[in-house]
Context: one part of a larger RNA
This record gives sequence, structure tokens and C1' cells, in this order.
RNA sequence: UUGGGCGUAAAGGGCGCGUAGGCGGAUUGACAAGUCUUUUGGUGAAAUCUUCACCGCUCAACGGGAAAAUUGCCGGAGAAACUGUCAGUCUCGAGAACGGUAGAGGUGAGUGGAAUUCCUGGUGUAACGGUGGAAUGUUUAGAUAUCAGGAAGAACACCAGUGGCGAAGGCGACUCACUGGACCGUAUCUGACGCUGAGGCGCGAAAGCCAGGGGAGCGAACGGGAUUAGAUACCCCGGUAGUCCUGGCCGUAAACGGUGAACACUAGGUGUGGGAGGUAUCGACCCCUUCUGUGCCGUCGCAAACGCAUUAAGUGUUCCGCCUGGGGAGUACGACCGCAAGGUUGAAACUC
Repeated sequence: UUGGGCGUAAAGGGCGCGUAGGCGGAUUGACAAGUCUUUUGGUGAAAUCUUCACCGCUCAACGGGAAAAUUGCCGGAGAAACUGUCAGUCUCGAGAACGGUAGAGGUGAGUGGAAUUCCUGGUGUAACGGUGGAAUGUUUAGAUAUCAGGAAGAACACCAGUGGCGAAGGCGACUCACUGGACCGUAUCUGACGCUGAGGCGCGAAAGCCAGGGGAGCGAACGGGAUUAGAUACCCCGGUAGUCCUGGCCGUAAACGGUGAACACUAGGUGUGGGAGGUAUCGACCCCUUCUGUGCCGUCGCAAACGCAUUAAGUGUUCCGCCUGGGGAGUACGACCGCAAGGUUGAAACUC
């Protein structure tokens, strides 16, 4: 390479946008590049291989001869189904328009209440706190408790739902402004404008880094008290960075559905979110159909099994990424990126 694979055995890129490339709907005509046909021409050295009722060594091996083969390449003549190219047409793919709908989608600004801690004042007196039990700790300089007032920061109980939205990361108090996407209905318009996507560009939890703010609670490190043989822990009392905001880096996660994207097809049943139509009704429910999400169960089929099963891990097509025994090792070296931490790419010797 051929071939086989990627939910859990090695293997889906964290996610998107998109360049090149690959692939691409229906229909008509032309061309004939691919493709196909041909009693068609040239070439495809010899040897080798195959065949021979041929020939030469007594036979054979071997050698000679003839045929065949050389599956290829370059032409000629022809075909026009498929691919392609050009020209035209179409509407079901895709998009647009119009009318509706739902939503923690994003960004910015403002507002609110509960709780917590702290401060001030009142009441009040001896404990409080904490644990398995304690102690460290707080408290007669009046704590804890309780009432009133004030300040601060962070997070938004109930609603809350295998509910919703987003490409993923993720998003949850309320209001306003700006803004992205989705779904349903109509079938008005464009007329294949599509799918995928190496490189590239952008986004990307937490932690971490730089600068400036902020700092209530929590809390790596650290100190103390316990426990213990010890206890650099688990438990307790404190507590710095951090957690929060603004700007800039980092670019990684069990970034998981451990399941790449798109399209088509292949029994059903039952919940639930968003729409539309019908039925019914005074109306709203109910019921039926349908589109689009999201769950559970299950047939065929698939699967090593577990299980998956119209949200496929089934049946097919297209494109991308990735895998090829364990360790060494996601290491070394080099390169690129980064302030650093480190990241990306990524071996070998050796060994089992």
C1' cells in the first nucleotide's frame, strides 16, 4: 500500500467560521476529456514464463525453432448511458420575504430583597462556640442571645422541571437598551446559490500569570488545637494568595453522549417543551393530525458482550480527524507559541 477499525478494547479534533481541495438535485441539447466498443495501425528488445504432433545432444535436464503472452502506452474509426465541460430550463435541496412564537442565548447600564460579617446604640448576664469527646478560640474592658440603625462584598432561596437557550465552553433575582440564533405558518421571490473542510482565523470551564481596583463569606499555603505509634492528613479555631471587577495573557480538562459533520431510508408505545391545523365548545379544556426539540421503553437490524435502536452504535452516500502491542513517553531533541507556569508538534535506544 491493500485491508480493518475509532460508545466501554488503541483510536472523534474542546467548539465554530471558512480558504484550497474532495463530493454534489431534476431536466433538455451540444461536445467527446474521463468511460466503453473495434475483422483498426504502431510500439511494447532479447532472455525469462506458457504451449507444441517440431528439431539437436542415446533419454532428460539443457539447447534450437515456432506460436502465444507481454494485461501497458500512443494513434485511427465509432458509441453517448454514466462522470465531466458548455448552453438552456425547473423547484423538491439551500437561501430570502412576510406573519407569528418560546427561551437562565450574548453585551452594557441600573435596581431589589433575604442571608452573612463588621460598626454604633438599647435590653440583658455568664457563659458562648465547637466536637465522637475535647481543646485551641470568643467573653465581666459585658460576649453569645435579642431589638433598632448603619456599612460592605458576594451570591441570587422558593419558582425549578431527564424544563428552556447556546456551536462548544457555558447561561438562573428584577428592569431597560443594544444584539445573535432557533421554531412554526404562508408558498411571495432567487434558482443548486449546496455538503464537508487540510492549512488559516476566532471562541474556549477551572486553576494560573501581569497591571489597577475590591475583599463580606469561603479558603490552597501557613499558625494553633485535637486524633495518632507518628499525622507534614481526615475533625476543630484562625488565616494569606485566590475566589469578585476592569484591561491584557494562558489555551488546557473525565472540554463526556467517553458517540465528528451533513443528507436519505428503516415497526411502534409512552411522557414532556415550543408552534400550526382539525374536532368540540358560548369560550377555555379534552380528543385527533402534523412540524420541531428533549426523555424513557421497545421490533427489525447491529454488537465480543454491555447495550444501541427514527436523537442509531441499524441500512447507505460524501468529506474531515484519528488508531495500529505494553512500558520507555505525551518524555528527549528540534521548531513554533507564552512574561512565566507551561502548551502544540513529537521520536529512539532499551525492555517485556
Small-subunit ribosomal RNA, central domain from a metagenome, 352 nucleotides, folded computationally. It matches the Rfam family "Bacterial small subunit ribosomal RNA". Its family is annotated with ribosome and structural constituent of ribosome in the Gene Ontology. The full RNA is in RNAcentral, with records from SILVA.